[in-house]
This is a predicted structure of a 476-nucleotide part of an RNA (small-subunit ribosomal RNA, 3' major domain) from a Holophagaceae bacterium. Taxonomically the source falls in Holophagaceae (Bacteria, Acidobacteriota, Holophagae, Holophagales).

Context: one part of a larger RNA
C1' cells in the first nucleotide's frame, strides 16, 4: 500500500420488507446437455452460456456425412506460347457437376497489332484448419457505482503518504464550512436527441370554425388558416418567489404562479481498471500446418435423431369466462418483380377480374372494449395435444423437412413441493398492431408502437451486491 474478515461505524439499490403478477407440476415451442448417429459442422458454460453468434438449416446457405468429378484450380491479376470474335442452338453418357460430339457464326485496323474468349505453361492462389494463453479491432460484467490519477508544495531514510481526510450536503469526489495543501485531468452534472406547454413562421397530400355549392352519403367541391396536425425557429423551470430550519452549502411546505417543481419523464453516453472473461467462424493479423488436398464444383443426407435431465416461452386449467350475431376507437412502421381498394367464386386458406398508389393522396389496418343472447361448474359449449381424411399457397422439389385452411378426432391439465424471477407509474399487469430477417417459413423469438391500466413501500434488524471512513492479519 492493498486485499481479505460469520471486525465497527456511516450511506446507497427491487437488496430486503410491503404489494401485484409469474416460473418449477401439464402439453407444445425453442435453446443446451447427454445419448445415439456415416455426420448429428463449429463457438458460447456461475453470476456475465443455454429464444445466445443464427435480424429466417427444404435446395443454396453449409464450414459436417456418403458418393460422383476437377487440379491455374470456383475468382481476380501479371509474362510467355498456341487457337479463335462474342456467342447461340442442338446431340448422347449422367443423379448433376462434368465428360463428350455435331452445327451456326468471325470485332476494330492497310499493316504490325489490339479488344474479348478458350487451352497449354510459370508466378502471384485457396484453406470456416490449429493457437482468443501471440495480437488488432469489437464486444460483456463489477456499473451509470463514484470513484480513478496528475503538476508543484510539503511529509517520511524508504515503501509511500497529503491533496481524495474531518463536519455538513447532494443523485454524484455534488457542493459548503473547516484544513499543509494550492490548482488541474478523466469521470459526474451540463451541452445532443424525445416527450409535455405556448408563441411565430409556414398551409399540401393534412384541417374545416364562419359563408357558399353539392350528395343516398363523406372536407366531397368553392373557399379559408381559425382549431387539430405537419415541421423549423424561439419561449419557459432558475430553489427565481414567499413561509420555516441552517453559518454556508442545502432541506422542509396541502405555499404562491406555471403546461411542468426542485434532475419534468425516456434515451443516447459506460472514467482508471478486474476477470490471461468472448471471438483467429463477421473482419484484419503473426506463428505453424495442408497442396491432385485440411482447396474446389456437384447430387443426396445431415444440421430437425431421442430411455432421459436443465434453462427460456406459448396456450391452458375456465363464469372478471366460452360461444355468437351487432358495434366503436391507435400509434409507428411497410409497399412497385411491391401494397391492394372494390365486385365475383369459394364454408376458408385462396382464386378469378379490376382500380388507385413510387405514397401526409393509395393501401396492408387493430384488439382488449362496449350492447345483446346463450352455456350454469361438468374434464364441460373450458382445453386444445395428437391423429386420419380432403385442400390451399410459396417454391426447379414440401418424403426426410414449410406455413396455412375445412371436416373428424379431442390427450394431459381442475393453480402447481422445496425453491426462484420481474416490477415502484402511464410502472406491473392485459390486449393487439408493425417492422427487419425473407420466395416461403416451423415468429410461440427479437425489436418497436399504441389501447386499458392497478396494488404496495412502516422501515433498513435481516439475505445480495456496492461506496466511504475506521479496525485486525502468520495473505500479496
Nucleotide at each position: 500500500u492493498g486485499a481479505c474478515g460469520g471486525g465497527g461505524g456511516c450511506c446507497c439499490g427491487c437488496a430486503c420488507a410491503a404489494g401485484c403478477g409469474g416460473a418449477g407440476g401439464a402439453a407444445c415451442a425453442u435453446g443446451u446437455g447427454g445419448u445415439u448417429u456415416a455426420a448429428u459442422u463449429c463457438g458460447a458454460u456461475g453470476a456475465u452460456a443455454c429464444g445466445c453468434g443464427a435480424g429466417g438449416a427444404a435446395c443454396c446457405u453449409u464450414a459436417c456425412c456418403c458418393g460422383g468429378g476437377c487440379u491455374c484450380g470456383a475468382a481476380c491479376g501479371u509474362g510467355a506460347g498456341u487457337g479463335g470474335a462474342a456467342u447461340a442452338u442442338a446431340g448422347u453418357g449422367g443423379a448433376a457437376a462434368c465428360a463428350u460430339u455435331a452445327u451456326a457464326g468471325c470485332c476494330a485496323g492497310c499493316a504490325a497489332u489490339g479488344g474479348c474468349c478458350g487451352c497449354u505453361u510459370a508466378c502471384g492462389a485457396g484453406g470456416u484448419g490449429c493457437u482468443g494463453c501471440a495480437u488488432g479491432g469489437u464486444u460483456g460484467u463489477c456499473g451509470u457505482c463514484a470513484g480513478c490519477u496528475c503538476g508543484u508544495g510539503c511529509c517520511g531514510u524508504g515503501a509511500g503518504g497529503u491533496g481524495u481526510c474531518g463536519g455538513c450536503u447532494u443523485a454524484a469526489g455534488u457542493g459548503c464550512c473547516a484544513u499543509a495543501a494550492c490548482g488541474a485531468g478523466c469521470g459526474c452534472a451540463a451541452c445532443c436527441c424525445u416527450u409535455a406547454u405556448c408563441a411565430u413562421u409556414a398551409g399540401u397530400u393534412g384541417c374545416c370554425a364562419g359563408c357558399g355549392g353539392g350528395u343516398a352519403a363523406u372536407g366531397c367541391c368553392g373557399g379559408g388558416g381559425a382549431c387539430u396536425c405537419u415541421a423549423a425557429u424561439g419561449a419557459a423551470a432558475c430553489u427565481g418567489c414567499c413561509a420555516g430550519c441552517g453559518u454556508a452549502a442545502g432541506c422542509u411546505g396541502u405555499g404562491a404562479g406555471g403546461a411542468a417543481g426542485g434532475c419534468g419523464g425516456g434515451g443516447a453516453u459506460g472514467a482508471c481498471g478486474u476477470c490471461a472473461a468472448a471471438u483467429c467462424a463477421g473482419c484484419a493479423c503473426g506463428g505453424c500446418c495442408c497442396u491432385u488436398a485440411c482447396g474446389u464444383c456437384c447430387g443426396g443426407g445431415g444440421c430437425u435423431a431421442c430411455a432421459c435431465a436443465c434453462g427460456u416461452g406459448u396456450u391452458a386449467c375456465a363464469a372478471u369466462g366460452g360461444a355468437u350475431g351487432g358495434u366503436a376507437c391507435a400509434g409507428a412502421g411497410g409497399g412497385c418483380a411491391g401494397c391492394u381498394a372494390c365486385a365475383c367464386c369459394g364454408c376458408g386458406a385462396g382464386g378469378u377480374g379490376a382500380u388507385g398508389c413510387u405514397a401526409a393522396u393509395c393501401u396492408c389496418c387493430a384488439a382488449a372494449g362496449c350492447c345483446a343472447u346463450u352455456c350454469u361448474c361438468a374434464g364441460u359449449u373450458c382445453g386444445g395435444a395428437u391423429c386420419g381424411g380432403a385442400g390451399u399457397c410459396u417454391g426447379c422439389a414440401a418424403c426426410u423437412c414449410g406455413a396455412c385452411u375445412c371436416c373428424g378426432u379431442g390427450a394431459a391439465g381442475c393453480u402447481g413441493g422445496a425453491u426462484u424471477c420481474g416490477c415502484u407509474a402511464g410502472u406491473a399487469a392485459u390486449c393487439g398492431c408493425a417492422u427487419a430477417u425473407c420466395a416461403g417459413c416451423c415468429a410461440c423469438g427479437a425489436u418497436g408502437c399504441g389501447g386499458u391500466g392497478a396494488a404496495u413501500a412502516c422501515g433498513u434488524u435481516c439475505c445480495c451486491g456496492g461506496g466511504c471512513c475506521u479496525u485486525g492479519u502468520a495473505c500479496a